[in-house]
Predicted 3D model of a 102-nucleotide RNA (Purine riboswitch aptamer) from Anoxybacillus tepidamans PS2. Rfam family: Purine riboswitch aptamer. Rfam's curators write: Riboswitches are metabolite binding domains within certain messenger RNAs that serve as precision sensors for their corresponding targets. Allosteric rearrangement of mRNA structure is mediated by ligand binding, and this results in modulation of gene expression. The family has 133 seed sequences and 4,097 matches in Rfam 15.1. Its mean pLDDT, the model's own confidence on a scale to 100, is 76. The sequence was found by an Rfam model in a public genome assembly.
RNA sequence: CAGACUACCAACACAACAGCUCGUAUAAUUUCGGAAAUAUGGUCCGAAAGUUUCUACCAAACGACCGUAAAUCGUUUGACUACGAGGGAAUUCUCCUCGUAU
Numbered sequence: 001c002a003g004a005c006u007a008c009c010a011a012c013a014c015a016a017c018a019g020c021u022c023g024u025a026u027a028a029u030u031u032c033g034g035a036a037a038u039a040u041g042g043u044c045c046g047a048a049a050g051u052u053u054c055u056a057c058c059a060a061a062c063g064a065c066c067g068u069a070a071a072u073c074g075u076u077u078g079a080c081u082a083c084g085a086g087g088g089a090a091u092u093c094u095c096c097u098c099g100u101a102u
Stems, first nucleotide, its partner, number of pairs: 020086006026056001029049007041066002050057001058078007
């Protein structure tokens, strides 16, 4: 001087989940298209709107109405999803009690 190895140093990331209650959203709602049934019937499929919003947009019961036509309507009860809050859970620490070991 060159190479290799080792050591030191520097920089950097990541977590929170159950179930429950309440609030907000949405009225579990509305519109349109296609097909289907016909008083023992009134159904099915698809699209869109609605939410500072992902998803969902149904079920049951009761009643009305339509005199055989193409159109349904009202009321009640019952969810999910998203976000927030409460409380709770989880974790850590301390104390107490019990058990075991030394």